[in-house]
RNA sequence: AGUUUUAUGCGGAGAGUUUGAUCCUGGCUCAGGAUGAACGCUGGCGGCGUGCCUAAUACAUGCAAGUCGAACGAGAAUAUGUAGCAAUACUUAUUCUAGUGGCGAACGGGUGAGUAACGCGUUGGUGACCUGCCCCGAAGAGGGGGAUAACAGUCCGAAAGGACUGCUAAUACCCCAUACGAUUGCGAGAGUUAGAGGUCUUGCAAUCAAAGGAGUAAUCCGCUUCGGGAGGGGCCUGCGUCCCAUCAGCUAGUUGGUAGGGUAAUGGCCUACCAAGGCAAAGACGGGUAGGGGACCUGAGAGGGUGACCCCCCACACUGGAACUGAAACACGGUCCAGACACCUACGGGUGGCAGCAGUAGGGAAUAUUGCCCAAUGGACGAAAGUCUGAGGCAGCAACGCCGCGUGUGCGAUGAAGGCCUUCGGGUUGUAAAGCACUUUUAUGAAGGAAUAGCAAGGACUGUACUUCAUGAAUAAGGAUCGGCUAACUACGUGCCAGCAGCCGCGGUAACACGUAGGAUCCAAGCGUUAUCCGGAUUUACUGGGCGUAAAGCGCGUGCAGGUGGUUUGGUAAGUUGGGUGUUAAAUCUUUCGGCUCAACCGAGAGGUGUCGCUCAAGACUCCCAGACUGGAGGACGGUAGAGGUAGGCAGAAUUCCGGGUGUAGUGGUGAAAUGCGUAGAUAUCCGGAGGAAUACCAGUGGCGAAGGCGGCCUACUGGACCGUUCCUGACACUCAGACGCGAAAGCUAGGGGAGCAAACGGGAUUAGAAACCCCGGUAGUCCUAGCUGUAAACGAUGUGAACUUGGUGUUGGUGGGGUAAAACCUGCCGGUGCCGCAGCAAACGCGAUAAGUUCACCGCCUGGGGACUACGGCCGCAAGGUUAAAACUCAAAGGAAUUGACGGGGGCCCGCACAAGCAGCGGAGCGUGUGGUUUAAUUCGAUGCUACACGAAGAACCUUACCCGGGUUUGACAUGCAAGUGGUAGUGAUCUGAAAGGUGAACGACCCGCAAGGGAGCUUGCACAGGUGUUGCAUGGCUGUCGUCAGCUCGUGUCGUGAGAUGUUCGGUUAAGUCCGCUAACGAGCGCAACCCUCGCUGUAUGUUACAUGUGUCAUACAGGACCGCCGGUAUCAAGCCGGAGGAAGGUGGGGAUGACGUCAAGUCCGCAUGGCCUUUAUGUCCGGGGCUACACACACGCUACAAUGGUCGGUACAAUGGGUUGCUAAGCCGCGAGGUGGAGCCAAUCCCCCAAAGCCGGCCUCAGUUCAGAUUGCAGGCUGCAACCCGCCUGCAUGAAGCUGGAGUUGCUAGUAAACGCGCGUCAGCUAUAGUGCGUUGAAUACGUUCUCGGGCCUUGUACACACCGCCCGUCACGUCAUGGGAGCUGGUAACACCUGAAGCCGGUAGUCUAACCGCAAGGAGGACGCCGUCGAAGGUGGUGCUGGUGACUGGGACGAAGUCGUAACAAGGUAGGUGUACCGGAAGGUGCGCCUGGAUCACCUCCUUU
Repeated sequence: AGUUUUAUGCGGAGAGUUUGAUCCUGGCUCAGGAUGAACGCUGGCGGCGUGCCUAAUACAUGCAAGUCGAACGAGAAUAUGUAGCAAUACUUAUUCUAGUGGCGAACGGGUGAGUAACGCGUUGGUGACCUGCCCCGAAGAGGGGGAUAACAGUCCGAAAGGACUGCUAAUACCCCAUACGAUUGCGAGAGUUAGAGGUCUUGCAAUCAAAGGAGUAAUCCGCUUCGGGAGGGGCCUGCGUCCCAUCAGCUAGUUGGUAGGGUAAUGGCCUACCAAGGCAAAGACGGGUAGGGGACCUGAGAGGGUGACCCCCCACACUGGAACUGAAACACGGUCCAGACACCUACGGGUGGCAGCAGUAGGGAAUAUUGCCCAAUGGACGAAAGUCUGAGGCAGCAACGCCGCGUGUGCGAUGAAGGCCUUCGGGUUGUAAAGCACUUUUAUGAAGGAAUAGCAAGGACUGUACUUCAUGAAUAAGGAUCGGCUAACUACGUGCCAGCAGCCGCGGUAACACGUAGGAUCCAAGCGUUAUCCGGAUUUACUGGGCGUAAAGCGCGUGCAGGUGGUUUGGUAAGUUGGGUGUUAAAUCUUUCGGCUCAACCGAGAGGUGUCGCUCAAGACUCCCAGACUGGAGGACGGUAGAGGUAGGCAGAAUUCCGGGUGUAGUGGUGAAAUGCGUAGAUAUCCGGAGGAAUACCAGUGGCGAAGGCGGCCUACUGGACCGUUCCUGACACUCAGACGCGAAAGCUAGGGGAGCAAACGGGAUUAGAAACCCCGGUAGUCCUAGCUGUAAACGAUGUGAACUUGGUGUUGGUGGGGUAAAACCUGCCGGUGCCGCAGCAAACGCGAUAAGUUCACCGCCUGGGGACUACGGCCGCAAGGUUAAAACUCAAAGGAAUUGACGGGGGCCCGCACAAGCAGCGGAGCGUGUGGUUUAAUUCGAUGCUACACGAAGAACCUUACCCGGGUUUGACAUGCAAGUGGUAGUGAUCUGAAAGGUGAACGACCCGCAAGGGAGCUUGCACAGGUGUUGCAUGGCUGUCGUCAGCUCGUGUCGUGAGAUGUUCGGUUAAGUCCGCUAACGAGCGCAACCCUCGCUGUAUGUUACAUGUGUCAUACAGGACCGCCGGUAUCAAGCCGGAGGAAGGUGGGGAUGACGUCAAGUCCGCAUGGCCUUUAUGUCCGGGGCUACACACACGCUACAAUGGUCGGUACAAUGGGUUGCUAAGCCGCGAGGUGGAGCCAAUCCCCCAAAGCCGGCCUCAGUUCAGAUUGCAGGCUGCAACCCGCCUGCAUGAAGCUGGAGUUGCUAGUAAACGCGCGUCAGCUAUAGUGCGUUGAAUACGUUCUCGGGCCUUGUACACACCGCCCGUCACGUCAUGGGAGCUGGUAACACCUGAAGCCGGUAGUCUAACCGCAAGGAGGACGCCGUCGAAGGUGGUGCUGGUGACUGGGACGAAGUCGUAACAAGGUAGGUGUACCGGAAGGUGCGCCUGGAUCACCUCCUUU
């Protein structure tokens, strides 16, 4: 050193929300912790802490700094002694006191205003310094002098205070002497150092000290000078220390020097002179904010935030200035001045400073007692006793925080009662309670009673902690939450209201989301909320992010500073690494022990962090120094290609114009037109001329350029690149903030030019409008010269440079090799330019040697959307404008890629009576029916595009019936249960009354069981309840319609994709079909399709009633067979299949029916039925009479009958099928013109009846007309059903005879036994308004080229900003309301500096006016001092303009948000004119147009390239 093992310590969690779903990006929000907190609800105890964050606002009152009599004089009191009668005097002692004097008051305590600074932190320095008290050491204290306060007196003043005169002391003051010594000046020397103002030795000179007090004394305390120490301080210094560059330049004492002054001391600290420097992008200057640190909170850490309490430092003390004293102050409880404020006042003048402790007012969401004590700790003074101490020790108040304790413990099930829920069974509250047994922390009462505090008295706290005893479960539980995140669910109330909400979001009648209740969950003397910080957030990314499309590469280059830098040798040791050491105050933190019963808290020991200093070592790497090298870079030489640039010249084609000729009526233009041009001759055509602009073909994902960009030819000048050879220099390199240059189009200035084109503009169209798209004109402009502008989707939406990393294939430039006569061609290398692809990357799309891969260097840029490519400010510009670039406010998203759908006035393929081809209709008429509308007392209700409207209704005169009017009734018309009653009861029911229901009630009159009491049934009464066609089809079941009988819809496993999802199911064929075949990362399967079922058509067999009629038949019934592309030919991938043919009754699903996938439409139905909730209960129930559903100006839908001759009418005549029938069908016969009547046979039906089918056929008439068409309407007369045909039935006969002569736009059905035509039956039903519905048969066509178009559908693909899915989404103006903000004539504050004026106090300087004890002098006088005066400086004030920054402001600009406002339709699909973009012009608005650019454009075609063969 590596490896392994063991032990220990530490250690990072996510969720919700964009979508139909997905992945990503990205913001918002939550869960955690914390707090000097506040608020709401609640509140038992104790311990330890903490407590004005706001107004550095103003302060009443008290206290917070005094002490010393052993420095001094004096006074007072008390006591002793002496004298005295006493007053009194003297002496002594003790105590107290103002004053002189000494020390202290510069500490302690408070606050954070200022300060971005050597202020703080850290490291050094002081060779530039000071230091009272304290300690150690050395030396000394001799002699003298003059004052002064107190005091006394006089005086002034209201007071505060002061003046004068006089007396007095000192450890107060002064002079002289002495000088170990110190200081200064002039010298000499030594060694140290980077450097002497340091140290040591030494010479001369000058200057400089002192105080006493106590004690009997010893001695002690002081004093003076010097040296040293300790502790303290001053100054200097490297490094670190917030935001704004929308603050970029600042500076005259400024930077340095010399000299002087000043200070303890360095220094522009100050002054004079000299020089012109100094600082700044590594951020000066300016602005904003802020005391700094130890630390505290958070975090895995790195960080981020904070600077309460405790500790260190600083600053401040009403605001500003100033000095004095002193060892130290420019002094919180000192002085002076100015100012503001407050107080006192006699108005003359004074006094004051709680940011000390309490306390008051005020402010505020908010923060305590005017407490006790110096007992302890510490401090001042004192010799000491001691005094003082709001420092401090304690107590009080406050759940403000942390920690601890308690509110009981055990047993206790019929799981009590009550509450709540309930499916009514029960569940839950819940062992919870009660009850039984026990305990006593706490509480209350009583008793005892500490330590902290040594010796040693003294205890504020304090009779406190603690201990013991007694009493008794006793004194003690709340708060929030319960949709998800997030632990915890039900009921009721409410009904987009009230309200909730941290985000997503709840609430519009079934709310787990609001409110209440029950229950539950989580915490607990607290619980929640709010505020703030960190975390989560890797969401500023150092650890640890990004930039093709999500936000993000400057339009491009040149390049200074800066950053980074090839190979190699030596040196050095700045970085770097390691060791040692100093420091990192204490507290805090971690850890080990210990002390309070535990813990919080406290104590002791240990440990650690980063930074910095010193020192030793290492020498890899980086820097630095010296030397060398050639690979990077550059140069030289020889070649090559090119729309590279600038200037000049030349050319042809075309457009237009002009002149001339020919020529005649149009031309031009469009979807169609018109404006326009043209008989004054256009267009067309020919000749000639003029002028401007642009250069077809070549031409190409070809070339060149840094980008913008560059295209005819020639010439000149000029930049760059590539290839080849080796020669030269020797790292000269890469990148690049700022800077400088270039920079499409549009635009601007000036001057030219102007053919074509063409913003604006004019006109014509289109249109609802058309400010557009289209057309006719047309000016700027487009072009040139000179200048400006400086932006684009300036894009590869991809910065530059370098290196590395499988391949394939084009093209372009050069070159080597092969090859050729030369080429072509083959092959290698270098440079450029494309495509496809490996690994890898990427959210995906995609990129992929031209990287978006792997790395390095440097630059630029991003951090949710909107506001905002904006405002303000700066810079630039002639302007347009460019560049740089916010905030308030607002939203919970905005966004990227991909997925599935849906959609497209996108594409492809296919189908359908979808169109087309046909036939018949509807739409016009009359009538029937339904609907709307209207009307009405009511015209009951529902159905409303397709998919309501002859629909519910397969049949409204009453009934039905739900509606209206009127009359009744209330346990009810109907069901069940309970209770009571009831035998002449139940039931039947005459009479009377009434419109009926109903009322009345003569008369008649019961049943079953039974041990005889009673019970059942019935009836009556009462209670529960019945009832409701009332409401909600958007609470539901069931059923149904529709897409659609369309061919689809899915699953399992596998595979692909992070995923949503995809694949399968796509593709090529084929089919009616996702039918089948082939291919195939799919293989299979399910629901659908088809088939199986029914029916019709053919055959066979069997049977034979009531059919037929005598049988191999018809018919009926039952069963069976038959058809399968089976056979043949063609075609095809020789697959599926398709086409044709044969046979066959039937041929490719033989015709028809039943059958309806996953799902869609909150489709329809609560009035078929069922059903939750709600509503109603003498009515919204129920019964009855009458009326209505049948109305009628009108509109629509479905039908019938017609308009006639293919007909009508009359006569004759032929042929069906399905069905129905006993309250029924009803024959024959008879009556009636007829409806019908009568009649009654037959038939419970292959028997009888309905039942004569009609069109058709044969014959006659009618002859084109409102008719012999058509039949509405009306009159009269009848018939039938029914209790009853007035409203309101059907039928018959006679009479009447309307509209209507084939139907506008438009629209419906049908593809074969179909359409059309013809009649027949049935259901409902007493009857019928059936022309409806549903069946049956009879007659029986036409047409389909085909898929361009319309509609609907299926599959594939494409675009999408849609997903409630195009009936989607969405833009802008305008109008209204709210909010924030910009501009704004101004108005009004704050702040900062400047200029000038005035200038306090005070220091300093000057002066000599006045005064003057100490010293000198005999004196005069002098020295010195004080006051005064003058000057410099100087706070504040005044005046003036200025900068910065607030508030407000008529009006005004845009912005955001808001319920269903107005106008249009710009965008998303080819969004109906592709969109976007820079610029310019225009327009109600979105916007339009011009010029240039982009694809982030669909579709079609072509070219090129690629892939496969």
A computed fold for a 1509-nucleotide RNA from an Anaerolineales bacterium, annotated as small-subunit ribosomal RNA. Model confidence (mean pLDDT): 83 of 100. The organism belongs to Anaerolineales, within Bacteria. It matches the Rfam family "Bacterial small subunit ribosomal RNA".